Model confidence (mean pLDDT): 83 of 100. A computed fold for a 72-nucleotide RNA from a Candidatus Micrarchaeota archaeon, annotated as transfer RNA. It matches the Rfam family "tRNA". Its family is annotated with triplet codon-amino acid adaptor activity in the Gene Ontology.

[in-house]
RNA sequence: GGGCCUGUCGUCCAACGGUCAAGACGCUAGCCUUACACGCUUGAGACAGGGGUUCGACUCCCUUCAGGCCCA
Numbered sequence: 001g002g003g004c005c006u007g008u009c010g011u012c013c014a015a016c017g018g019u020c021a022a023g024a025c026g027c028u029a030g031c032c033u034u035a036c037a038c039g040c041u042u043g044a045g046a047c048a049g050g051g052g053u054u055c056g057a058c059u060c061c062c063u064u065c066a067g068g069c070c071c072a
Stems, first nucleotide, its partner, number of pairs: 001071007010025003018055001027043001029041003048064005
């Protein structure tokens, strides 16, 4: 330099173009307990950046950035 893949709560991981963006662990609060843990209930928390297509974009297209793999 060329090609391919990936980027979503703190972490991991889903989501036919129309969902309140789901779930697990973790975190907050409450219940339980003499207390802690376990358990139960509840709450907060995310679409890498920019543009385009579309009535509507996490999803499709272009580009940038970051990471990984292969070739040279």